[in-house]
RNA sequence: CAGAGUAGAGGUAUGUGCGUAAAGUGCAGACCGGACGGGGAGUUGCCGGUCUGACGAAAAGCUUUUUGCUUGCGGUACAGUCCUCGCAUCCCGCUG
Numbered sequence: 001c002a003g004a005g006u007a008g009a010g011g012u013a014u015g016u017g018c019g020u021a022a023a024g025u026g027c028a029g030a031c032c033g034g035a036c037g038g039g040g041a042g043u044u045g046c047c048g049g050u051c052u053g054a055c056g057a058a059a060a061g062c063u064u065u066u067u068g069c070u071u072g073c074g075g076u077a078c079a080g081u082c083c084u085c086g087c088a089u090c091c092c093g094c095u096g
Stems, first nucleotide, its partner, number of pairs: 001096003008085004014079004018074003027053008038092004059071004
């Protein structure tokens, strides 16, 4: 001087659910917490939880008597395949 590697983030085939009697997702604020290459430090960045506020939706068919089933719908939950990105930054370490 050059390079490798993580947690994780985004998208996504598929499966099983949840909601469609509106929860969830997304947005804003407050508080609390967590993670961030092998080691250390670590933000104004990232993620999560609780509370509050604003906004707000796609149902249809069959069954035939109360529910169930099917197809949809939801920036839906979990699992998960593949793809892309990937330590904010600093010091040390590793490979050449």
A computed fold for a 96-nucleotide RNA from a bovine gut metagenome, annotated as THF (Tetrahydrofolate) riboswitch aptamer. Its Rfam family is "THF (Tetrahydrofolate) riboswitch aptamer". About the family: Tetrahydrofolate (THF) riboswitch was first reported for Ames et al. as an RNA motif in 5' untranslated (5'-UTR)regions of folate transport and biosynthesis genes in Firmicutes genomes. The sequence is in RNAcentral, with records from MGnify.